Bacterial RNase P class A from an uncultured Anaerolineae bacterium, 399 nucleotides, folded computationally.
[in-house]
């Protein structure tokens, strides 16, 4: 220069007008037991979504029910160590698997315990199983157009015997072809009629048991051993840890009206400044007072928290501790938005420049990625136009 990997971080800015939510503050108006309570579509300041607020999949915080202990069942997880309040997460390491590499991927305990599965294809798909094709010595039966010998001939041959040779039965084989994801280790020798771990050496592998490194995982090295133990446990299942249930509509305080219960007493309400009058309930208890549950509605829960930002120690990291520093929506079917002006982004034409990516300059389009908080936090996952820094592989080329 090209072509990847890989980590972190931003995800529109500025300023004017109008609007909404929430919190203080003045102001208005209502009530009051004179503390103070409540509206307000008044005024004013400050504030007001994200990296995923999302899918609700995990793991927790509150929180309220439940519970002596102990199995069982059922669900989860499942390499080592390490972090964390937990985790199915996060670091770092091992081991398998891809990539030339940077790096990426892996629910990765056990099928040399039991059961059970395995499409199509193929003879045969599992523990002692399979035989189209194929190879094969002995028997048997057939066949003829080989060779050998003997006879006999009408010299063209014909005949019985032997080997040999084919075909099929029967039987031996699992090496070679074939099928398939898969078919019971490889290579060389023995050995056989032909073969075969039948047997022998080496290799690969797999088990045990000792050594050396390492916290472990696991890795190496040597011994013995039988010659090999196929594949699925996100298949029942074993082994080894984990798990109580239900969710903020949790739950917890106040509480009108109706409806109840207990006292109390024969009146009590409206009109009204006060008598009278009028009138409306009651004497089957109105009206007062008290008491319990308890709707509706309020209130808390609920925004100081496993909080953010920065530096600074301890560790390779995650993550911790120590400082110093900010306070950052709050909600109830639900606010967080419009317009216009510049800038900045992307698209497209044009012209210029380089004529290889590109830049520069005018025009026009597009409000401009995914998307939006509801008890709260840790985590995966999932969606994301556009863009920024950083590390680091392969290959050119040049000094």
């Nucleotide at each position: 220069c090209a072509a990847g990997c890989u980590g972190g971080c931003c995800g529109g800015g500025u300023g004017a007008u109008c609007g909404c939510g929430g919190u203080g503050g003045c102001g208005c108006g209502c009530u009051u037991u004179c503390g103070g309570g409540c509206g307000c579509g008044g005024c004013u300041a400050c504030u007001g979504a994200g990296g995923a607020a999302a899918g609700u999949c995990c793991g927790c915080a509150c929180u309220c029910c439940a519970c002596a202990g102990a199995g069982c069942a059922c669900g989860g997880c499942g390499c080592c160590g390490g972090c964390u309040a937990a985790c199915a997460g996060c670091c770092g390491g091992g081991c398998g698997g891809g990539g030339c590499g940077a790096c990426c991927c892996g629910a990765c305990g056990g099928c040399a315990a039991g059961u059970g599965c395995a499409a199509c294809a193929g003879a045969g798909a599992g523990g002692u199983g399979u035989a189209u094709u194929g190879c094969u010595a002995a028997g048997c039966a057939g066949c003829g157009g080989g060779c050998u010998g003997c006879g006999g001939u009408u010299c063209g041959c014909c005949g019985c015997a032997g080997c040999g040779g084919c075909u099929g039965c029967c039987a031996g084989c699992g090496a070679g072809g074939g099928u398939g994801a898969a078919a019971c280790g490889g290579u060389g020798g023995u050995g056989u009629a032909a073969g075969a771990g039948a047997c022998c050496a080496c290799c690969g592998g797999c088990a045990g048991c000792g050594g050396c490194a390492g916290u472990a995982a696991u890795g190496u090295c040597g011994c013995u051993g039988g010659c090999c133990a196929g594949g699925c446990a996100a298949a029942c299942c074993c082994c080894g840890c984990c798990g109580g249930g239900a969710g903020c509509a949790a739950g917890g305080c106040c509480a009108a009206g109706c409806a109840g219960g207990g006292c109390a007493u024969a009146g009590g309400g409206g009109c009204u400044g006060c008598u009278c009058g009028c009138u409306c309930c009651g004497u089957u208890a109105a009206c007062g007072u008290c008491c319990g549950g308890g709707u509706a509605g309020g209130c808390c829960g609920c925004a100081c928290g496993a909080g953010g930002g920065c530096g600074u120690c301890a560790g390779u990291a995650a993550u911790g501790g120590c400082g110093c520093u900010c306070c950052c929506a709050g909600a109830g079917a639900g606010a967080u938005g419009a317009u216009c002006a510049c800038c900045g982004g992307c698209g497209u034409u044009u012209g210029c420049c380089a004529c290889a990516a590109g830049g520069c300059a005018a025009g026009c389009g597009c409000g401009c990625a995914c998307a939006g908080a509801a008890u709260g936090c840790g985590g995966c996952u999932u969606a994301u136009a556009g863009g920024c820094c950083g590390g680091c592989u392969u290959g050119g080329c040049a000094u």
It matches the Rfam family "Bacterial RNase P class A". Gene Ontology terms of the family: tRNA processing, ribonuclease P activity and dimeric ribonuclease P complex.